[in-house]
The RNA shown here (transfer RNA) has 75 nucleotides and comes from Candidatus Falkowbacteria bacterium RIFCSPHIGHO2_02_FULL_45_15. RNAcentral holds the sequence, with entries from ENA. It matches the Rfam family "tRNA". Its family is annotated with triplet codon-amino acid adaptor activity in the Gene Ontology. It is annotated as a transfer RNA. The organism belongs to Candidatus Falkowiibacteriota, within Bacteria.
RNA sequence: UCCCGGGUAGCGCAGCGGUAGCGCAGUUGGCUGUUAACCAAUUGGUCGUCGGUUCGAAUCCGACCCCGGGAGCAA
Numbered sequence: 001u002c003c004c005g006g007g008u009a010g011c012g013c014a015g016c017g018g019u020a021g022c023g024c025a026g027u028u029g030g031c032u033g034u035u036a037a038c039c040a041a042u043u044g045g046u047c048g049u050c051g052g053u054u055c056g057a058a059u060c061c062g063a064c065c066c067c068g069g070g071a072g073c074a075a
Stems, first nucleotide, its partner, number of pairs: 001071007010024004018055001026042005048064005
């Protein structure tokens, strides 16, 4: 320098044009002599950044940033 994969809730991940969800964690309540476990409810996101396309973008296009892998060049 080039190629590929990835960046979405505190953490692990899904969602590939129609206003974002699952598990764990958190909070509240129930249950229990207490804790844990279990049950119910519930909070939490400028979808890496900036632009573009579109009636509509997490999703498509461009540039850049970060993480992982591969190739090449130099020594």